Annotation:
A computed fold for a 716-nucleotide part of an RNA from a Candidatus Aenigmatarchaeota archaeon, annotated as large-subunit ribosomal RNA, domain II. The RNAcentral record of the full RNA draws on ENA. Its Rfam family is "Archaeal large subunit ribosomal RNA". Its family is annotated with structural constituent of ribosome and ribosome in the Gene Ontology. Taxonomically the source falls in Candidatus Aenigmatarchaeota (Archaea, Nanobdellati).
Context: one part of a larger RNA
Order: sequence, then structure tokens, then C1' cells
RNA sequence: GGCAGGGAGUGUGCCUCAGUGGCGAGACUAACUGGUUUUAGCCAGGAAGUCGUAGCGAAAGCGACAAGCACGUAAUAGCUUUGUGCUAUGUGGUGCGGGGUAUGAAAGUGCCUGGAGUCACUGGGGCACGACCAGAAGCGCGUCGAUCUAAGCCUGGCCAGGACGAAGCCCUGCGAAAGCAGGGUGGAGGUCCGCUACCGGUGGUGAGCUGCCAAUCCCUCGGGUGAGCCAGGUUUAGGGGUGAAAAGCCUAACGAGACGCGGAAUAGCUGGUUCCUCCCGAAAUGCAUCUCAGUGCAGCCUAACCAGAGCUCGAUGGCUGGGUAGAGUUACUGAUUGGAAGGUCAAGGACCGAAAGGUUCAGCCUUCCUGUCAAACUCCGAACCGGCCAUCAGCGUAGAAGGUUGGAGUGAGGGUGCUGGGGUAAGCUCGGCAUCCGAGAGGGGAACAACCCUGACUAGGGUUAAGGUCCCUAAAUGCUGGCUAAAAAGUAAGGGAGUCAAAAUCCUUAGACAGAGGGGCUGUAGGCUUAGAAGUAGCCAUCAGCUAAGAAGUGUGUAACAACUUACCCUCCGAGGAUUUUGGCCCCGAAAAUGGAAGGGAUUAAGCCAGCUACCGAGACCCUAGACUUCGAAAAGAAGUGGUAGGGAGGCGUUCUGCUCGGGCAGAAGCCUCUGCGUGAGCAGGGGUGAACCGAGCAGAAAUGAAGAUCCUGCC
Repeated sequence: GGCAGGGAGUGUGCCUCAGUGGCGAGACUAACUGGUUUUAGCCAGGAAGUCGUAGCGAAAGCGACAAGCACGUAAUAGCUUUGUGCUAUGUGGUGCGGGGUAUGAAAGUGCCUGGAGUCACUGGGGCACGACCAGAAGCGCGUCGAUCUAAGCCUGGCCAGGACGAAGCCCUGCGAAAGCAGGGUGGAGGUCCGCUACCGGUGGUGAGCUGCCAAUCCCUCGGGUGAGCCAGGUUUAGGGGUGAAAAGCCUAACGAGACGCGGAAUAGCUGGUUCCUCCCGAAAUGCAUCUCAGUGCAGCCUAACCAGAGCUCGAUGGCUGGGUAGAGUUACUGAUUGGAAGGUCAAGGACCGAAAGGUUCAGCCUUCCUGUCAAACUCCGAACCGGCCAUCAGCGUAGAAGGUUGGAGUGAGGGUGCUGGGGUAAGCUCGGCAUCCGAGAGGGGAACAACCCUGACUAGGGUUAAGGUCCCUAAAUGCUGGCUAAAAAGUAAGGGAGUCAAAAUCCUUAGACAGAGGGGCUGUAGGCUUAGAAGUAGCCAUCAGCUAAGAAGUGUGUAACAACUUACCCUCCGAGGAUUUUGGCCCCGAAAAUGGAAGGGAUUAAGCCAGCUACCGAGACCCUAGACUUCGAAAAGAAGUGGUAGGGAGGCGUUCUGCUCGGGCAGAAGCCUCUGCGUGAGCAGGGGUGAACCGAGCAGAAAUGAAGAUCCUGCC
């Protein structure tokens, strides 16, 4: 991992609601007793007691409509012009009125009041219990452990070989002595070397790592006469021991041992929770919370009931509320560019004055002109949103809106469009409106919860939507007219004599634009400055003459000149040219981390723009047949049938019990296989195997349905 078997909303008590049944102003017995053909019992007895029949009041206490008036549903009856008509009666229902009691001086106010309960069974829900199942780490109590290991004690055992050579002692020498020196002897030491034994475990971050092994193997390495190592015995025990201290060790996992018990501890957390079909169908919000993974109330869902006539997401019109977008700033508040005028000039700067003081600058204030702004500005002011009314539209007596009661789930949301707050920004965060995903399948988008189309009862056929029609790949290598040259076909500000189109202004056969040929002078090298300054460093001025025209000089250049060039003019040529603005496509701008993405091939259209026609293409729409739901007496009737959490309804199957009825050795159950029926859970039949029991109907009772829980056990 597979298969088989096991495996999770149960029981009791109380409360509450619904359904069914009995009796009913009453209902019921409990324990217990008797009987019986008693054991899932039955029959009879047994009012103790409980609930109800009256409430109000803290209490003392007092103590209520068997209907006075009206509306009116269903229903019935009558009338009828036959209309969804009118009238009458009118159970239930409703509005008044009346009453009880408490309080109050009263007015008034609170509760109650024109009789329905009770018992049983079944089911939904709540509370208490283990309370759907599985799951802690832990806490307490008791017991067992020192054969491992830590430390102590008792009795014992063990340590090849070698080295160094302390004290002491001897000899010799020296010395007055103390003593010193030398040579020996001697054999100290938590001394040295050491694969002796033995103890250890440094590095290889080696091997091994379902191992030889739940700590080993190899090499290397530390200690090795000591605080040494070892054996046997003995002591210390769990908040305790022991510890040369690492929170180490205390029998293979110790920051508090193991085992048993409390014990099914508790878990707002995690996982799992078993047959079918039908109807409806959410929420991820508000408030509160030692609250934010939970819960309570409300909101939203569902079912039943009450009641009896209006209701409403929509459209249009009218009236009305609003101060946003925009706009404005001589309409306020505040900010703000430049200038002018006026005022004030205390302190500050400048000037005048001997001083007093004066003038002025800056500053501040006001006015005017000019140029700008505002979420917390508004003289203005939309779209839009809300309210009311009317008319349409939709829903509704086949019962809406509303209400009551039972049952929930939800209370982590998310994407997109538009619109706001925060943030440099974010697949960011917090709002509003709408919509979708959530809980929504199908088609398109290569793939892709929420983008586009479209809301899936079943089957068959057809037509379209989005999107497509060269091949992969269903359908046009369709048509008309333009554009693009970039291997473009996602991207900004800012750039582009790329190209296409449009507009405006100007020049132009009295010859434009471009090109070519020629001229481009004189006073003069203007003056100043300067070492120099001659058109061309700089400053000032920028005239005059001759002319077709030629600057007191456009640029290059020189130390300064020179030289070249331009403006300007003439000639040649012969028809368009120059500038500006706008738009389309295109180019640059253009950078990201594994190699890499128009889906691929490929394509110059099979790209882009505008238009046209055809076709393909969904579960959409249409047709045919069928099923089911709601309504309905019914129809060949109408409307409907996506769905998570969840609510409701109806069924299938398993085991056992009672009653009734059947099958079986001429072959039961089980197993294998085939066929048929049912929307389905499932059911029925044939054959084989098998060898002794099995089923149906109606009721009843449950240890009643598995694919999941790193589920449990077994087998493979």
C1' cells in the first nucleotide's frame, strides 16, 4: 500500500414544541397489590399526588363578560342586469365597551378577564450527565526500581618494559665554622615514553546508517603509581536522590523515573462521522464579550400555522430634500506671484542734524491693478441619490406584504467595474454602490474561482451567443478600400527630414526652391581698448558713397594680417517650393534573475484600420418525447426543476419480534455469472456451485448502511 472484518448523535431524568390518539372542565395514576396460558407482557385494583379550572398584590387581603354595540373572513341563503355583481345571516377573527386587582386624592397606568385542558406514544430541540467518535502535553494519589548510571562505605584484585634521577647516606676536596663543591650510592614523583594489561573516546565532520550494532567498525588520538582502574557486597528514591555542575545521571527518550488508579481528566483546537430521491436555500454583517480560531442577541435561510388585501428591486411625469463633481475667489474664511499708491514707522539699517527731531529702506496694515489655490472656503452648482403622489409595469384571494411558533447555519470571505481614505508602492490595506466566485456546471479566453457568452430536470434534433473560419482544429487562403516594413503583432514621459493623410500661411513663368557659374566693393584697419584687435577677444556707435548687389559683417581661421565662407545681387535651369499645426501606422526610449514562451507550425498577411456577405460555434434559444414539483376537481392547463452550510418531505436496505401467508434435499442460504425492471437506494428472474434452511405482506424494536479518521485487527 491493497483486500476483508470492526468503526462515530446513544440512554436516563426534567423542560419545551409539533404530530397522532383517548377522555374533556376536567385529565392521569405513581410506588405497590391481585389474577393470568406472565417475561417486549396483558387484565383488574391502587387519588397519595401532579397539571388545569382566577387573577391581582411585597403583604394584609380583595376577587372577574355564560355577550352591550359595531366591523367582517369562510360558509350558507336570497336577489340578479349573469358582472370577479348586490343583499342578509355570519362559527373563527377584529375594534369598542364592561369587569377584577395593585397603585393613586384623582386622572391614569401595570397585569388579568367572554371556559381547554390533561394523559400516552412518536418525532424536533434544550439542560444535566463521558453525551457523536478519536486525539494531548499535563495534575493528584499509591506502588515498584541504584543488575544501567551518580556518590559514599566494606572486603578484595590489577597496572609489560624503559627513562629522568629529589631527599637521605658514603667518599674526596675546600673551609675556623656554618656549610659548599665533585664523585658515588639511593630511588622520590597526582614525573616522562609506552597499542603491556586496563580505562578512555580527539580528529577523519571516514565506513556503517531497513546497520554486525536502538551508538558498531577502521585509522588516528588521550590517560596508563594515581583525585588510578576493576570485582563482589552494601547505602541513598521521585520535588526526592546523586552530581569535580553538563539541569548531567537515577534500567535504551528525565527541566522532575516507571507502573497502576482518579480517568471516558479537559481540549473555544485538529481529523473523521456510513443508503437514495424530491422542495427551498444562506452567511462571512451590526452590537456586546479577559473578546478577536469562541459565544450571546439581531440580520439573512427553512417548515408549519394565523390573518384576509394589498405589496414592490422597475419605467415615466410632477413636487420636494441634498451642497458632491465642476466652477468661482470684489461672496466669506484662509493661503498666494509681481507691481503701484496710501498709512504706520516703537525696536532694526541708511542719510541729515549739536540736539530735539526729520527723511528714507526693510517690515506690517489698507486700497487698486495683475497672476494663482483650498478635505476641514462657497456668491454658485449639475449628473445622481432619497422621500411623497400619479400613471404604467410586476407580484397577489391558486393567499402577497405582515405576524406567531419550531429548526438552523453563518458571524475568517474573495475577485472585477465605478468611486473614496491611508500608503513610494504591492496579488497592500480600510470604506461605498453594483456584480460574480463562494454555493455555478456548459462555451470562449492555449492552460487559468470570480474576464466575455450563458444560469445545467432527462433524451434526441435544429438555430445562434461570446469567440472564431491557413494547418494542428469545426468554419472564407472570402470581398471592397486604405495603412504598416518593425521578426512588429503588451508599456510611459520624452524624442524621430520613417512614411501616409489633412489644414493654414507665405514664395512662385515679372522664374520660386535646390544646384551650378560669377559678383560679394569704396571711405576703412569705423572709434575705443590693447603688446596686437585690420568684419570676426571685448566696449561704443552701426553712418556715407558707388551700385544689380555687397553687414561698421553669418561662421571657419591668424600672434595680428592673410585665406575660405555666409547674408545680399546677377546669370543658367524651368515648376513647384518653404514653414507651421493636427492625425494614422511605424522607430528609439525598452533592464532580472533555471532555458522559455503571440498555444505550436508558420504568416508580409494568416498583421492593423473601416465596411460587407457567408459559415462554424454552448447544456443558451426553438422543436419533439418523457419524468418530477407547486397550484388545480381535472386537462391534451399554467408556472417551475444549478446548488455548499442548512431546513423540510418521501422512500430503499440490514438484524431481530408478533400476526398472517408461502418456498425448500425433485435442492434453502451463501458465492459466481447472465438477463430484465426501477430516476435512485435497490428489486426480480435464468444457469452454475453449494448442501439445509429461507422468504413475502402488515405491524413493532434497533449495538441498522463506510472510502476516508497518518483509524483498529487480520491476511497478502